A computed fold for a 506-nucleotide part of an RNA from an uncultured bacterium, annotated as small-subunit ribosomal RNA, 5' domain.
Its mean pLDDT, the model's own confidence on a scale to 100, is 85.
The full RNA is in RNAcentral, with records from ENA.
Context: one part of a larger RNA
RNA sequence: GACGAACGCUGGCGGCGUGCUUAACACAUGCAAGUCGAACGCCAAGGCCCCCUUCGGGGGGACGAGGAGUGGCGAACGGGUGAGUAACGCGUGAGCAACCUGCCCUUUAGUGGGGGACAACACUGGGAAACCGGUGCUAAUACCGCAUAAGCCCAGAGUACCGCAUGGUACAGAGGGAAAAGGAUUUAUUCGCUAAAGGAGGGGCUCGCGUCCCAUUAGGUAGAUGGUGAGGUAACGGCUCACCAUGCCGACGAUGGGUAGCCGGACUGAGAGGUUGAACGGCCACACUGGAACUGAGACACGGUCCAGACUCCUACGGGAGGCAGCAGUGGGGAAUAUUGGGCAAUGGGCGAAAGCCUGACCCAGCAACGCCGCGUGAAGGAAGAAGGUUUUCGGAUUGUAAACUUCUGUCCCAAGGGAAGAAGGAAGUGACGGUACCUUGGGAGGAAGCCCCGGCUAACUACGUGCCAGCAGCCGCGGUAAUACGUAGGGGGCGAGCGUUGUCC
Numbered sequence: 001g002a003c004g005a006a007c008g009c010u011g012g013c014g015g016c017g018u019g020c021u022u023a024a025c026a027c028a029u030g031c032a033a034g035u036c037g038a039a040c041g042c043c044a045a046g047g048c049c050c051c052c053u054u055c056g057g058g059g060g061g062a063c064g065a066g067g068a069g070u071g072g073c074g075a076a077c078g079g080g081u082g083a084g085u086a087a088c089g090c091g092u093g094a095g096c097a098a099c100c101u102g103c104c105c106u107u108u109a110g111u112g113g114g115g116g117a118c119a120a121c122a123c124u125g126g127g128a129a130a131c132c133g134g135u136g137c138u139a140a141u142a143c144c145g146c147a148u149a150a151g152c153c154c155a156g157a158g159u160a161c162c163g164c165a166u167g168g169u170a171c172a173g174a175g176g177g178a179a180a181a182g183g184a185u186u187u188a189u190u191c192g193c194u195a196a197a198g199g200a201g202g203g204g205c206u207c208g209c210g211u212c213c214c215a216u217u218a219g220g221u222a223g224a225u226g227g228u229g230a231g232g233u234a235a236c237g238g239c240u241c242a243c244c245a246u247g248c249c250g251a252c253g254a255u256g257g258g259u260a261g262c263c264g265g266a267c268u269g270a271g272a273g274g275u276u277g278a279a280c281g282g283c284c285a286c287a288c289u290g291g292a293a294c295u296g297a298g299a300c301a302c303g304g305u306c307c308a309g310a311c312u313c314c315u316a317c318g319g320g321a322g323g324c325a326g327c328a329g330u331g332g333g334g335a336a337u338a339u340u341g342g343g344c345a346a347u348g349g350g351c352g353a354a355a356g357c358c359u360g361a362c363c364c365a366g367c368a369a370c371g372c373c374g375c376g377u378g379a380a381g382g383a384a385g386a387a388g389g390u391u392u393u394c395g396g397a398u399u400g401u402a403a404a405c406u407u408c409u410g411u412c413c414c415a416a417g418g419g420a421a422g423a424a425g426g427a428a429g430u431g432a433c434g435g436u437a438c439c440u441u442g443g444g445a446g447g448a449a450g451c452c453c454c455g456g457c458u459a460a461c462u463a464c465g466u467g468c469c470a471g472c473a474g475c476c477g478c479g480g481u482a483a484u485a486c487g488u489a490g491g492g493g494g495c496g497a498g499c500g501u502u503g504u505c506c
Base pairs, nucleotide, nucleotide: 001505002504003503005502006501007500008499009498012375013374014373015372016371017370018368019367020333025331026330027329029328030327031326034073035072036071039070040069042067043066046063048061049060050059051058052057080286081285082284089211090210091209092208093207094206095205096204099203100202101201104199105198106197107196108195109194110193111192112146114144115143121136122135123134124133125132126131152177153176154175158171159170160169161168162167182191183190184189212258213257214256219249220248221247224246225245226244227243228242229241230240231239261283262282263281264280265276266275267274268273288309289308290307291306292305311322312321313320314319339365341364342363343362347361348359349358350357351356378408379407380406381405388399389398390397391396412447413443414442415441416440417439418438422433450495451494452493453492454491455476456475457474461490462489463488464487465486471478472477
């Protein structure tokens, strides 16, 4: 000098930030991922219209809040945490002639004709529940054949050019194979669907270099190292498998052990360097513990599934339910870390043609001197140098222009009145914060100062008490009867809404 700090004493205001560093301990409750009726069938409150009516009502039609279901997109983002990881994990620089890519953009071509189901629903069975069956009906942008189709895929294979070994690109070309879905409508169109090419953005893989401590860890290794073939993957590859060979790594530190997420940065320092990785940004890993796959463009998936385990809960004892390292909040641990708040107004995200819905992302507010910055606690005048305190050589000295007193001011404060920007869509409308900031008027010095130190280092000295006691102390060291070093008082010094102490780094 610095801090995500804590502790002691003290504490007026504002702005901007920051706030479980410990138990990746366990969690009550609420919320945190939905949306689309312009993909589809069904049920349906309600009003409207028509018909009949014994005036009680009954039947039909279009519309339709809302509900669960089929289907689509999203749920792989956003948010949290740092357990694990010494690794191509990260950083940096390259490569993929070995790769994938939903939504978006550009371009080309197409969208013909059929079929059978399953939910919902109705009836019914079992179960305490979670839930699970049986029979029957039904729609679709759900599912499945058929047609058509291009170097899009497969097989065979030519020419030209190029390269980096396998090879790449372009062109031509007779074989085989593969697609689709409709909705809305003012009939103008528009949103979709299928195939292909390119782009953007995103991802996967490979390599060079760098990346803590211990040699009181010296040898390690059997899919181990390589080959042939096959399987698998989006893709290369012992990634996996069969066979064959016996290799491969290591004092340039293998293997083992310990510790640790990495970086941009941050702190410090003249620099070199040292330390660190809170907040913000990038990457990685994880989601009660361990394992696994499914769906999908994308996951081996925090608020999905299955299995095992520990724990908690429900149970009719047969069986079930759960996962805050999301936002709040609770218990516990701890020196220690906040509200079970408001709003989608802005920014951004998902869905939707849109209106809009959802969004504890986010924007705000609350709490905390936790940090930084700013402001205030008054200003000017005022000597009888008042009183009081302290001290004294009893003359005085000092507190001290300090106070009183006089004249002012109004930052902050209180009250009243006015009152934003942030709002951007073609117009209108739209503000949680918030009647906040700010402006005007009125009131009134009124409501606002402490903490540490005074032996030397180190700025600031006397008196009394105590008497190696009580105590102080960062180092040197003070205290045993005149202690500037202990305690108190007066005075003084330093900083100031803070001041000290402790811890950690330079």